Description
Predicted 3D model of an 83-nucleotide RNA (transfer RNA) from a Bacteriovoracaceae bacterium. The organism belongs to Bacteriovoracaceae, within Bacteria. Its Rfam family is "tRNA". Rfam links the family to the GO term triplet codon-amino acid adaptor activity.
């Protein structure tokens, strides 16, 4: 310099013919149980507001679309490769 992949909560990941954003699982916190605990087992778990309900959230910027994590264009990043 050029090529391939990959970037998604607090973690590790699904979601690929464009149609509910995070399914599962771990952590975290409430509760059950327990003599107290470990273990199991149950629930909640992104962020903001005027909390009726609505906006925002898939590295960043922009485009195409009724709709985009998913397709285009630029940029940043990381992991392979060529020269």
């Nucleotide at each position: 310099g050029c090529c391939u992949c990959g970037g998604u909560g607090g973690u590790g990941a699904a979601a690929u013919u464009g149609g509910u954003a995070g399914a599962c699982a771990c952590g975290u916190c409430g509760g059950a149980u327990u003599c107290a605990a470990a273990a199991u087992c149950c629930g909640a778990u992104g962020c903001c507001c005027c909390u009726a309900g609505g906006g925002c959230g898939u590295g960043c910027g922009g485009g195409u679309u009724c709709a985009a994590g998913u397709c285009c264009c630029g940029c940043c990043u990381g992991a392979g490769g060529c020269a």